[in-house]
RNA sequence: ACAAUUAAAUGGCAAACUACACCGAAAGGGUAGGACGCAAAGCUUCCAGUCUAAAACCGCAAGGUCAUGAUAGUGGGGUUACAUUA
Repeated sequence: ACAAUUAAAUGGCAAACUACACCGAAAGGGUAGGACGCAAAGCUUCCAGUCUAAAACCGCAAGGUCAUGAUAGUGGGGUUACAUUA
C1' cells in the first nucleotide's frame, strides 16, 4: 500500500416503541429515553427503487400528474476510517 472479516479488545452507532408548547404542507427529521440490529447502520442523492405532493399544471368538481421535499437502517457507486489476520 492492497485485500479479507474467524475470534477477541477499546470503543461506536441505534430499529420498533414512548415523550416533547421542537422543525416541516406532508413524507420525514430533531432532542431525550429505548435496544431490533449494524464491521462502515461514518459521510455523499451520482444511479436505481420507495415515500410524500406544498407550489405548479390539468379538471366544473371529486380528483389526477409532478420533486425542486424525504429516505444513506432499500440496493449499487463514490469517498474516509478503528481493530485483527495474512